[in-house]
Order: sequence, then structure tokens, then C1' cells
RNA sequence: GGGCCAGUGGCGCAGCUGGGAGCGCACUUGACUGGCAGUCAAGGGGUCGGGGGUUCGAAUCCCCUCUGGUCCA
Repeated sequence: GGGCCAGUGGCGCAGCUGGGAGCGCACUUGACUGGCAGUCAAGGGGUCGGGGGUUCGAAUCCCCUCUGGUCCA
């Protein structure tokens, strides 16, 4: 320098052919318990790496770019 893969709540990830942003864990509050742990109930939290484009509509398609991984040179 070039190819490929990944980037989505604090962490690990899902999101099939463009139309609801979700799951588990964690966190907060309450109940049960003498307390911890645990269980149950309720709840908060996301610029979908960044910018631009296409479209009525983009996490999803196209272009540029950043970061990490990997392969080739």
C1' cells in the first nucleotide's frame, strides 16, 4: 500500500428480503429476608463509529473516512 471481516444501551450480542431499535447480563426502585445472596414486580439508559448521497422512508443500499482484527505484498 491492497483485499476481507467487525464497529448497535455500561458489557456480550441479535436485527432475515429498507418501514416496531431489541435480547441477555449489569444498573435503579419496590416486595419477600434479621442482613448478604437470591427470587419476583416495575423502571431508566442507545448520535446504530463519523460525514455525505439515494429513497416517501436507511442500523440495513451507495460513496468517502476513522478505529480494531486478519490475510497478501
This is a predicted structure of a 73-nucleotide RNA (transfer RNA) from a Candidatus Aminicenantes bacterium. NCBI's taxonomy places the organism under Bacteria, Bacteria candidate phyla, Candidatus Aminicenantota. Rfam family: tRNA. Its family is annotated with triplet codon-amino acid adaptor activity in the Gene Ontology. Rfam classes the family as a transfer RNA. It was read from a public genome assembly.